The part of an RNA shown here (small-subunit ribosomal RNA, central domain) has 348 nucleotides and comes from an uncultured bacterium. Its Rfam family is "Bacterial small subunit ribosomal RNA".

[in-house]
Context: one part of a larger RNA
RNA sequence: CUGGGCGUAAAGGGAGUGUAGGCGGCAAAGCAAGUUAUAUGUGAAAGCCCGCAGCUUAACUGCGGAAUUGCAUAUAAAACUGCUUAGCUAGAGUGUGGGAGAGGUAAGUGGAAUUCCUAGUGUAGCGGUGGAAUGCGUAGAUAUUAGGAGGAACUCCAGUGGCGAAAGCGGCUUACUGGCCCAUAACUGACGCUGAGGCUCGAAAGCGUGGGGAGCAAACAGGAUUAGAUACCCUGGUAGUCCACGCCCUAAACGAUGGAUACUAGACGAGGGGGGAUUAAACCCUCCGUGUCGAAGCAAACGCGCUAAGUAUCCCGCCUGGGGAGUACGGCCGCAAGGUUAAAACUC
Repeated sequence: CUGGGCGUAAAGGGAGUGUAGGCGGCAAAGCAAGUUAUAUGUGAAAGCCCGCAGCUUAACUGCGGAAUUGCAUAUAAAACUGCUUAGCUAGAGUGUGGGAGAGGUAAGUGGAAUUCCUAGUGUAGCGGUGGAAUGCGUAGAUAUUAGGAGGAACUCCAGUGGCGAAAGCGGCUUACUGGCCCAUAACUGACGCUGAGGCUCGAAAGCGUGGGGAGCAAACAGGAUUAGAUACCCUGGUAGUCCACGCCCUAAACGAUGGAUACUAGACGAGGGGGGAUUAAACCCUCCGUGUCGAAGCAAACGCGCUAAGUAUCCCGCCUGGGGAGUACGGCCGCAAGGUUAAAACUC
């Protein structure tokens, strides 16, 4: 580079919002930029290609044609794209009436349990393991009863259940607040899709300042195990884990599957809503989300299969042999740790 690809072979950006850009519904009129047709001019010659001819042939050479896929100008066409004008309602949005939910933020609050403190009862053990030991205990432990303190997490409900863009979200109450779904069809009238940069969010660990510290627990210490044991097991235990504010910006950030739209058999679950029938439920229809199995089709196979990895269109990101290397150098960002962008020599 391509008529190639990106679930698992290299390859989907961690997620959103949105700028430029790219792409864009139905029907009408106009314009003629793109587009199409014709004509003219130009597109040097040689060369290439075709035909004929000249050297005995060929190479070579001569003549004629074609080609030069382009550019400019003129005229014409108006289907498609574009632009302008005036419309439409199937996309999108608004309104109205309902609905479910661990969606978010803040404040308050509850019980169980662990630990610690005080007091009572009580006496020689407790704890721990494969077995032990370190450890704790006659200065009275473990056990048990009562009272108190403090921190963290919320048993059951609980469910391949729900919500959120992702990260993620689970006791209860209140306040504020985002999104979604259904019904209706009153309103706007293409207002849409995607999205390089930008901006915002982004588990855990880590960093800064100040709090907090029950349990757990890197580091560390001791006891074991072992040939050794810088481990696995045990006894302790500091950062950290928690809160506020500010950074960091990574992940097997996974469905290892970018977003949007349309189309393409069914069956069985379970969540939310609506309609019909029924006294009510069972039942039928329908929309949304979430699973399992599967027609066609796809796929190297595994498998996917209306939640596509099927059939198509649009936009973005990314891939191009293994190692070197997600490294060096430089840039940007960061307090640092480091992040991001990202090679080459060499080697197989």

RNAcentral holds the full RNA, with entries from ENA and SILVA. The prediction has a mean pLDDT of 87.